[in-house]
A computed fold for a 685-nucleotide part of an RNA from a Saprospiraceae bacterium, annotated as large-subunit ribosomal RNA, domain II. Rfam family: Bacterial large subunit ribosomal RNA. Its mean pLDDT, the model's own confidence on a scale to 100, is 84. The sequence was found in a public genome assembly.
Context: one part of a larger RNA
RNA sequence: GCCUACGAGUUGCUCCUCACUAGCAAGUUUAACCACGUCACGUGGGAAGGCGUAGCGAAAGCGAGUCUUAACAGGGCGAAUAGCUAGUGGGGGCAGACGCGAAACCGUGUGAUCUACCCAUGAGCAGGCUGAAGUUCCGGUAAUCCCGGGAUGGAGGGCCGAACUAGUUGACGUUGAAAAGUCUUUGGAUGACUUGUGGGUAGGGGUGAAAGGCUAAUCAAACUCGGAGAUAGCUCGUACUCCCCGAAAUGCAUUUAGGUGCAGCGUUGGAACGAGUGUCACGGAGGUAGAGCUACCGAUAGGGCUAGGGGGUUUCACCACCUACCAACCCCUGACGAACUCCGAAUGCCGUGACAUAUGUCCAGCAGUGAGGCGGUGGGUGCUAAGGUCCAUCGCCGAGAGGGGAACAACCCAGACCAUCAGCUAAGGUCCCUAAAUAUGCGUUAAGUUGUAUUAAACGAAGUGGAGAUGCUAUGACAGCUAGGAUGUUGGCUUGGAAGCAGCCAUUCAUUUAAAGAGUGCGUAACAGCUCACUAGUCGAGCGUUUCUGCGCGGAAAAUGAUCGGGCAUCAAACGCAUUACCGAAGCUAUGGUGGCGCCAAAAGCGCCAGGUAGGGGAGCAUUCCAGCGACAGCGAAGCUAUAUCGUGAGAUGUGGUGGAGUUUCUGGAAAAGAAAAUGUAGGC
Repeated sequence: GCCUACGAGUUGCUCCUCACUAGCAAGUUUAACCACGUCACGUGGGAAGGCGUAGCGAAAGCGAGUCUUAACAGGGCGAAUAGCUAGUGGGGGCAGACGCGAAACCGUGUGAUCUACCCAUGAGCAGGCUGAAGUUCCGGUAAUCCCGGGAUGGAGGGCCGAACUAGUUGACGUUGAAAAGUCUUUGGAUGACUUGUGGGUAGGGGUGAAAGGCUAAUCAAACUCGGAGAUAGCUCGUACUCCCCGAAAUGCAUUUAGGUGCAGCGUUGGAACGAGUGUCACGGAGGUAGAGCUACCGAUAGGGCUAGGGGGUUUCACCACCUACCAACCCCUGACGAACUCCGAAUGCCGUGACAUAUGUCCAGCAGUGAGGCGGUGGGUGCUAAGGUCCAUCGCCGAGAGGGGAACAACCCAGACCAUCAGCUAAGGUCCCUAAAUAUGCGUUAAGUUGUAUUAAACGAAGUGGAGAUGCUAUGACAGCUAGGAUGUUGGCUUGGAAGCAGCCAUUCAUUUAAAGAGUGCGUAACAGCUCACUAGUCGAGCGUUUCUGCGCGGAAAAUGAUCGGGCAUCAAACGCAUUACCGAAGCUAUGGUGGCGCCAAAAGCGCCAGGUAGGGGAGCAUUCCAGCGACAGCGAAGCUAUAUCGUGAGAUGUGGUGGAGUUUCUGGAAAAGAAAAUGUAGGC
C1' cells in the first nucleotide's frame, strides 16, 4: 500500500416543548395491586394520584376579578372556554450522550538486581623514575648547637607507564555488529582510587563534589492498577438513492475575539390580508459632489494706500524728516479648506396616484452562519505603496458548470433537468497549428514598433503623416560655387603694446560704393593672415521660422535558453476609421421526454419552474430479525460466478454454470440497519 471483517446521533426518564395520528371530551387518565385466561403476551377490575376546568396577591384573603392605593382614578396580571391520555417523529434537559484522542490531578500498591549516596565484609593496582623526614660518617667549628658533603633510609591526593578505570579528539556507524558501539587519540592509574558480595534510604519522597543529575532503555515529580468512558470552546472521522428550496462570513454583547447568546439572512407548517418590489408623475425633508468666499471662520501670493513697530538723521527734550525693513484695517488682482458656507445638484430616502409584477408581514418547528475573498465606484489610513488595511455601495467567487482570456476561484460573455450526427447568436475571433475572410475601402507605421490591459518616465532629436500661423521668392528666394568685403583710420582713451577683435568711452561718425560693422568668430607680443555680416554674378523653384496633433526613435540593466501561446507576419497576419460575410457556448430556438409548483375534487389540459456548499423539507432502495396469509426447494434452496433485461437512482429480475440444504414474495412491526477515508482496529498478502 491493497484485500477482508469490524468501526461513530444510541439507550434510559412519573422531565419539557412542537407537529402528526388515534380515543374520549368539561373532562380525561389510571399506578401499585387483584382476578381470570389460550399465562414473557392478553382480558377485566382497581379513582389513590396526575393534568385540565379561575385568577390575583408576599400573605391574611377576596374572587371574574384581584393587587397597588385615601381612591369608585390610573396602572399590573387575569376573564370572554379545550383539554386529557397513548403512539410515532423533530428539538431540548439530565445522564459518558455521535466516535476516537490528551498533557495532567487524586488514591492503593510495586520497585535501589540499573543508577546515586551510605553501612558491613573481602579483593586488585606489571615495570621504571624521583629520593622528604629520620639515622650515621667525614669536613668546618671551642662545640655533640649549627652549616656543607657522602652513605643509609623510603615519604608523596609525587613522576612515566600496562592491567584496571574514565570517555578528550577525529573518523566510521545512523533500517548499526550495538536502542550509545568500534577504531584512533587521550585523562587517572597508592588514591577524595577501582571493584566483588551482603545490607540501608521510596515518589513531592529518596539520593545528589549540583548537571534538575540519578531513582530498572521511563524523571521539572518513577512504575502499576483504580477514580475513569476525567475534561478537551481543539483536531480528525461520521457509512444508500432521488426530488423541492437554499444561506452566512454582518450588528450588539461577552475574562470575548478560531467559542457563545440575541438579532439579521435559510427552510417547513399555519394565519390573516394587498401590505412587498419596479417604472412614471406629483408632493416633501436634506447640505454631499460641485462651486464660492467683500457671506462668516481659518489660512493665503503680489501690488496700492496707510495706522502701529524697527532702523537712520536731528534735538537737552518734545516735535520733525527719511526708509529697497516688518505690517493691522481698507482697495485692486489671484486663490485654498473633512471638522468653512452667501449657495448647491444627480442619486438615494419618505409619502400619494397610475401601470406592471408577485412578493411581503405575523405565529410556530428546525437550522446553519457570526475567519470571507476579488473586481468596479466613493472615501479613511498608508508613500493618491502593497495580492496592505478599515468602511460604504454594486457585481462575482464562496455555493457556479459552459464559451473567451495561451495557461489562470473572482476579468469579458453566459446561469448547466435529460436526450438529438438540427438551427441562430454572445464575448471573442476568421494565414497555419485551429472552427471561420490570406475579405473590401481609405490612411498610418519601417521601429519586427507591433501582434491588441499584463510595464515604462522626465528629458533629447532636420524620423515621418495631418492641420494651421507667419516671413522670403521669376524685379530670381534658399543652399552651393566665383568675385568683392574698401577709405578717413592704427576712431578716442588706456597701455610696455591695444592697429575691427584684453578693457573703457560713444549722436559706433563720415566717405567711396553694387556692397562692406569704428566689426561675427579663429588668429598675432602687437601687426599680419583666415572668416562672417553685407553685395554682385552664376543657377532656376520653392525656401525659412513657429503652433497643435497621429504613428514611430533614443532614454531601456538580472540572474538555467530564447520567443507575440508558437510557426511566423511589413500596401500586413501591425495600428486607425468604415463596411459586408462567416465561425463561435451547456445562452436562445427546434423535436421528444422526466420531475416540481399553480389553476383544477381527481385525471386530462394549460402556464411557470428545475446550478448549488452549510442547512431545512419530501419520497424511496437495501440489510438482519419478528408476526400473519401464502409460495419455492435433492426434477437442486442460500451463497458464488458469467451474462441478459428492467428502473432517474439506491437497486431488482431472468437464464447458464458452480454449490449441496434450506429460502422467501406480499402486508405490517422492530433495529447492533448501509464505509473510502478517522497517521482508524484485527487478520491476510